[in-house]
RNA sequence: AAAAGAAAAAGCCAAACUUGUCGACAGACAAGGACGGAAAGUUACGGGUCUUAAACGUAAAAAGAUAGCCGGACUGCCUUU
Numbered sequence: 001a002a003a004a005g006a007a008a009a010a011g012c013c014a015a016a017c018u019u020g021u022c023g024a025c026a027g028a029c030a031a032g033g034a035c036g037g038a039a040a041g042u043u044a045c046g047g048g049u050c051u052u053a054a055a056c057g058u059a060a061a062a063a064g065a066u067a068g069c070c071g072g073a074c075u076g077c078c079u080u081u
Stems, first nucleotide, its partner, number of pairs: 002081004012037002017032006035068001041074003045071003048066005
C1' cells in the first nucleotide's frame, strides 16, 4: 500500500418513540432513548421513494426531502493475509 473481516481491544454512530424549535409539507436540528450498524463518516453524481404551500391552471413541470433505500465518489480505527 492492497484485500478481507468484526472474533478480540479501544472506541464511534443512533431506529422507533417522547419533548422543544424550524418548515406549507416530506422532513431537519437539539435533548432523552437504543432498533440496529464494519463505514449507520462525508458527499444529492446516477437511480428509486416521498413532499407540494403560494401563484397559475388542463396537471405537468419545477422546487425540495431522503446518505439508516441502492449504487458511485472522497476519507477513516483495529486485526489478519